[in-house]
RNA sequence: ACCUUAUCAAGAAAGGCAGAGGGUUUGGCCCUGUGAAGCCUUGGCAACCUGUUAUGAGGAUAACAAGGUGCCAAUUCCAGCUCCCGCAAAGCGGGAGGAAGAUAAGUC
Numbered sequence: 001a002c003c004u005u006a007u008c009a010a011g012a013a014a015g016g017c018a019g020a021g022g023g024u025u026u027g028g029c030c031c032u033g034u035g036a037a038g039c040c041u042u043g044g045c046a047a048c049c050u051g052u053u054a055u056g057a058g059g060a061u062a063a064c065a066a067g068g069u070g071c072c073a074a075u076u077c078c079a080g081c082u083c084c085c086g087c088a089a090a091g092c093g094g095g096a097g098g099a100a101g102a103u104a105a106g107u108c
Stems, first nucleotide, its partner, number of pairs: 003106006013042005021031003026079003043072003048068002050065006076100001081097007
């Protein structure tokens, strides 16, 4: 850096430094000097990998732990593209999927 697979409606913030942005992109809508991004410390959440135990012929499943990651505003904040449905209808609403993204594990 690309690709593959899985998951993405739940959960979890304080302090310090810093000083204007942030929520991937576009639109919307939001957060933000009552302090954004980023960095540090401490804390927490979760359970992908991992470990232990149990069951099982095995694939695996369950429980517990928390070593490696990850995460701690809003459903991945919502929509965008396709299909379906409804409606006093150039649009709006609902549903399903897709694209893109994030994370994990693997692959090159």

Annotation: SAM riboswitch aptamer (S box leader) from Niabella drilacis, 108 nucleotides, folded computationally. NCBI's taxonomy places the organism under Bacteria, Pseudomonadati, Chitinophagales, Chitinophagaceae, Niabella.